[in-house]
Context: one part of a larger RNA
RNA sequence: ACCUCGUUAAGGAACUCGGCAAAACAGCGGCCGUAAGUUCGCGAUAAGGCCUGCCUCGAUUUAUCGAGGCCGCAGCAAAAGAUCCCUAGCGACUGUUUACUAAAAACACAGGUCCCUGCUAACUCGUAAGAGGAUGUAUAGGGGCUGACGCUUGACCAGUGCUAGAAGGUUAACGGUGGGGGUGAGUCUAACGCAAGUUAGACAAGCUCACUGCCCGAAGCCCUAGUGAACGUCGGCGAUAACUAUAAUCGUCCUAAGGUACCGAAAUUCCUUGGCAUGUAAGUUAUGUCCUGCAGGAAAAGCGUAACGACUGGGGAACUGUCUCAACGAGGAGCCCG
Numbered sequence: 001a002c003c004u005c006g007u008u009a010a011g012g013a014a015c016u017c018g019g020c021a022a023a024a025c026a027g028c029g030g031c032c033g034u035a036a037g038u039u040c041g042c043g044a045u046a047a048g049g050c051c052u053g054c055c056u057c058g059a060u061u062u063a064u065c066g067a068g069g070c071c072g073c074a075g076c077a078a079a080a081g082a083u084c085c086c087u088a089g090c091g092a093c094u095g096u097u098u099a100c101u102a103a104a105a106a107c108a109c110a111g112g113u114c115c116c117u118g119c120u121a122a123c124u125c126g127u128a129a130g131a132g133g134a135u136g137u138a139u140a141g142g143g144g145c146u147g148a149c150g151c152u153u154g155a156c157c158a159g160u161g162c163u164a165g166a167a168g169g170u171u172a173a174c175g176g177u178g179g180g181g182g183u184g185a186g187u188c189u190a191a192c193g194c195a196a197g198u199u200a201g202a203c204a205a206g207c208u209c210a211c212u213g214c215c216c217g218a219a220g221c222c223c224u225a226g227u228g229a230a231c232g233u234c235g236g237c238g239a240u241a242a243c244u245a246u247a248a249u250c251g252u253c254c255u256a257a258g259g260u261a262c263c264g265a266a267a268u269u270c271c272u273u274g275g276c277a278u279g280u281a282a283g284u285u286a287u288g289u290c291c292u293g294c295a296g297g298a299a300a301a302g303c304g305u306a307a308c309g310a311c312u313g314g315g316g317a318a319c320u321g322u323c324u325c326a327a328c329g330a331g332g333a334g335c336c337c338g
Stems, first nucleotide, its partner, number of pairs: 002332007010324002014322001019319001029051004037042001039148001053070007071075001083317007090309002095107002111146007123132003149304004154234003159231002161227005168222003175215005180209004186203007235253005262296001263293001274290005
């Protein structure tokens, strides 16, 4: 000096990022008692207080109860066996997860909503056969988003997507019909030759070409509508009221339309330790309120919410070697000295 324990004067979180760790109260026994809130189930063993042994008799629903008595400082106890309260955030809940650094506010969830699917279903796997879906049939199955419950879910279809439409424009291959290039059987003409034939020219069927014109030609696109719990988006400047300030109001520009309810320095606020208040002797945290929202906002849901949480923040009671500030002891394992 270390590890694992034990005890400690006075104080009692002053420690620390944080009561981490430790300690302590209560111990799913009995009696009494129990708040706010609430979805009336809960909250709740809330909180808090008291009791607990043994012997005899009686009763008994065998849990126990009543009367009398006995002993001790002490009667639940050999061990094991919840700390609690107030407040805020997030997630409704039980559940699931990074096997081996993350258990959560992440995932899931019941519920909500949208889209697809009429059965040889959609969808998925497979080259296919085939299989799952399903020995199911729209109260079924698949996919997306949201995530109990309560109150709600506003405006915009201009862009993108999707759905529907079909008048017109555009549009491929195929098919049809021409032009052009190459080759060219064959036919004709000319020259030469006794002939067979050779050479040259013209025409030309056929074959062929990543050459080219026109006709026909679907979906798609252009186009016309609809559609946001589809992807998404939801303004600027100037002026104005009989103190001042502010602007219900007005003007103007742009836009598809200019953010509604509700919330708001927030898990979102840069400036910022915003302002005010509460709590403390003192509070960059916390709570309430304000709104000047750099850059909240309505199923990437908005705002609440009882219950629940090895979640996160703030405060308190109790308790303590966490600390002021360290000391001693036990066991273990090291080092140094002898």